[in-house]
The prediction has a mean pLDDT of 84. Transfer RNA from a Microcaldota archaeon, 72 nucleotides, folded computationally. Its Rfam family is "tRNA". Gene Ontology term of the family: triplet codon-amino acid adaptor activity. It is annotated as a transfer RNA. The sequence is in RNAcentral, with records from ENA. Taxonomically the source falls in Microcaldota (Archaea, Nanobdellati).
RNA sequence: GGGCCGGUAGAUCAGCAGCAGAUCGCAUGCUUCGCAAGCAUGAGGCCGCGGGUGCGAUUCCCGCCCGGUCCA
Numbered sequence: 001g002g003g004c005c006g007g008u009a010g011a012u013c014a015g016c017a018g019c020a021g022a023u024c025g026c027a028u029g030c031u032u033c034g035c036a037a038g039c040a041u042g043a044g045g046c047c048g049c050g051g052g053u054g055c056g057a058u059u060c061c062c063g064c065c066c067g068g069u070c071c072a
Stems, first nucleotide, its partner, number of pairs: 001071007010024004018055001026042005048064005
């Protein structure tokens, strides 16, 4: 330098044009003498950045950044 894969909640990952979700974690409440476990409720995200297409983009296209991997 080139090819491919990835970047979404605190963590690990789904979703792949019209509502952004799961599990764990976190907060509050119930339960207990207390803790853990369990149950209920809730908070938490400008979907890596900038453009383009389109009525509408996390999703499609272009450029860039970061990580992984292979080739040279």